[in-house]
RNA sequence: GAAGCGCGCCAGACCGCCGCUGGCACGAGACCCGAAAGGGUGUGCUGGAGGAACGUCCGGACUGCACAGGGCAGCGUAGGAGGUAACACCUCUCCACCGACAAGUCGCAAGACCCUAAGGUGAGGAUCAGAGCAACAGAGACGAGCCGAUUCAGUUCGGGUGAAACGGGCAAUCUCUACGCGCAGCAACACCAAAUAGGCCAGCGUUGAUGUGGUCCCGCGGAGCUGGCGGGUAGGUGGCAUCGAGCCGUCCGGGUGACCGGCGGCCCAGAAGAAUGGCGGUCACGUUCCGGGCAACCGGAACGCACAGAAUCCGGCUUAUCGGCGCGCUUCACAC
Numbered sequence: 001g002a003a004g005c006g007c008g009c010c011a012g013a014c015c016g017c018c019g020c021u022g023g024c025a026c027g028a029g030a031c032c033c034g035a036a037a038g039g040g041u042g043u044g045c046u047g048g049a050g051g052a053a054c055g056u057c058c059g060g061a062c063u064g065c066a067c068a069g070g071g072c073a074g075c076g077u078a079g080g081a082g083g084u085a086a087c088a089c090c091u092c093u094c095c096a097c098c099g100a101c102a103a104g105u106c107g108c109a110a111g112a113c114c115c116u117a118a119g120g121u122g123a124g125g126a127u128c129a130g131a132g133c134a135a136c137a138g139a140g141a142c143g144a145g146c147c148g149a150u151u152c153a154g155u156u157c158g159g160g161u162g163a164a165a166c167g168g169g170c171a172a173u174c175u176c177u178a179c180g181c182g183c184a185g186c187a188a189c190a191c192c193a194a195a196u197a198g199g200c201c202a203g204c205g206u207u208g209a210u211g212u213g214g215u216c217c218c219g220c221g222g223a224g225c226u227g228g229c230g231g232g233u234a235g236g237u238g239g240c241a242u243c244g245a246g247c248c249g250u251c252c253g254g255g256u257g258a259c260c261g262g263c264g265g266c267c268c269a270g271a272a273g274a275a276u277g278g279c280g281g282u283c284a285c286g287u288u289c290c291g292g293g294c295a296a297c298c299g300g301a302a303c304g305c306a307c308a309g310a311a312u313c314c315g316g317c318u319u320a321u322c323g324g325c326g327c328g329c330u331u332c333a334c335a336c
Base pairs, nucleotide, nucleotide: 001332002331003330004329005328006327007326008325009324010323012283013282014281015280016279017278018277020048021047022046023045024044025043026042030041031040032039033038050307055317057316058315059314060313061312062185063184064183065182074181075180076179077178078177079093080092081091082090083089094124095122096121097120098119104113105112106111125176126175130174131173132170133169146159147158148157149156189238190237191236192235199229200228201227202226203225204224211220212219213218214217246266247265248264249263251262252261253260254259285304286303287302288301289300290299291298292297
């Protein structure tokens, strides 16, 4: 220098104006909604999306219900060892396959083959338990046999096709083996708690209550009335967002590594019309065009600037993504 790989980071910046939302303070009151509990309205300070918040695929935390023990069914996992709260994730390793230039082999050449590097891929237990399957081609495809020749004799020899021709393949078809799994999910669940209807208890009431009209003790009327308790619903609060499997570190120690231990620092979004936005300007970045310049480049204009949006929380995996930056590894060539 060329080619091929692997890993990490960023996800426009600043200014002005107008807004949204969590927390704290002012701060007590006042006003509004509500039966109440509770919520809202002002000002200031401060926090306010992602690497995937996507998908909701896998694994957990948490919560309720169930649960003596064992088994069946069902679902899942699958080389070995390890990491982890756990996993279908991650690491190391074995095996198989893929993987380029050069070299090598074939070739006049084009090219083909072979071999391996960094690296990549693998649901990689079992087909001597049983069942099932095999496109095209081929006479025949899982039952063994078929075709041609040959022989005393299925005795011997040969057979194109095809991935595979009688000895095998596929377990990502059922199955077997080993191991794991109770069911549901924050619309979980806990607490507070109306109106109406129904329930239970007590008292009063056909010897006329409650209600209702009046001239206040006289009518009308005819079976309920009053109080208490308890459950559930609407509604509200918590769960729920500062203390965690938490985040950061050019740190220290152990380990090949995933990771573990220590030390230091930090507190980091959060609802239920559901916030994280809109407009303008300047500067970046990219593409195209115009003008100037021998050129490097300079000036100007237009357009573009991805994928995407938290909802109980966390660990993974998959998928989407305009562009940009950095680091490392392997092979080959050249120079010193």
Bacterial RNase P class A from Hydrogenophaga intermedia, 336 nucleotides, folded computationally. Its mean pLDDT, the model's own confidence on a scale to 100, is 76. It is recorded under the gene name rnpB. It matches the Rfam family "Bacterial RNase P class A". From the family's description: Ribonuclease P (RNase P) is a ubiquitous endoribonuclease, found in archaea, bacteria and eukarya as well as chloroplasts and mitochondria. Its best characterised activity is the generation of mature 5'-ends of tRNAs by cleaving the 5'-leader elements of precursor-tRNAs. Cellular RNase Ps are ribonucleoproteins. RNA from bacterial RNase Ps retains its catalytic activity in the absence of the protein subunit, i.e. it is a ribozyme. RNAcentral records the identical sequence in 2 taxa.